[in-house]
RNA sequence: UACUUAUCCAGAAAGACCGAGGGAAUAGGCCCUUUGACGUCUUGGCAACCACUCUAACAGAGCACGGUGCCAAUUCCUAAUCCCGAUUUUCGGGAGCAGAUAAGCA
Numbered sequence: 001u002a003c004u005u006a007u008c009c010a011g012a013a014a015g016a017c018c019g020a021g022g023g024a025a026u027a028g029g030c031c032c033u034u035u036g037a038c039g040u041c042u043u044g045g046c047a048a049c050c051a052c053u054c055u056a057a058c059a060g061a062g063c064a065c066g067g068u069g070c071c072a073a074u075u076c077c078u079a080a081u082c083c084c085g086a087u088u089u090u091c092g093g094g095a096g097c098a099g100a101u102a103a104g105c106a
Base pairs, nucleotide, nucleotide: 001106003104004103005102006101007100008099013043014042015041016040017039021032022031023030026079027078028077029076044071045070046069049067050066052062053061054060055059075098081095082094083093084092085091086090
C1' cells in the first nucleotide's frame, strides 16, 4: 500500500510547549479557534477489536496486566450513484460510494 471481514446515533480531558489556522478529500453548510484551536509531549481517562480466563462454546460472559484505537459536534451535516415513500421549490428513509479503526492476508 492493496484485498477480505466486522464495527462506526454510546463513551472518555487536564497540564506543558507551539503560534494560525482547523474540522480527510471536492462543493455547500455549520462549527472550533489568539479566553490559544490544530499539532507534539506528559499524565489521566474511555471503549473492549485482538490477546487472556470461563461457560461446551459458529456464541456468550468476564478481565483491563499486554498489542492497537479513541477522548468537540452521529464518520459534524449534506451532495456527487441507485432504490422506496410522500410530495412536486422539495422532504424523509434505505443501500451504495468515500473515510476511520480492528483483525486477517499478500
A computed fold for a 106-nucleotide RNA from Chitinophaga pinensis, annotated as SAM riboswitch aptamer (S box leader). The coordinates come from a structure-prediction model, not an experiment, and the mean pLDDT is 83. The source organism's lineage runs through Bacteria, Pseudomonadati, Chitinophagia, Chitinophagales and Chitinophaga. Rfam family: SAM riboswitch aptamer (S box leader). Gene Ontology term of the family: regulation of gene expression.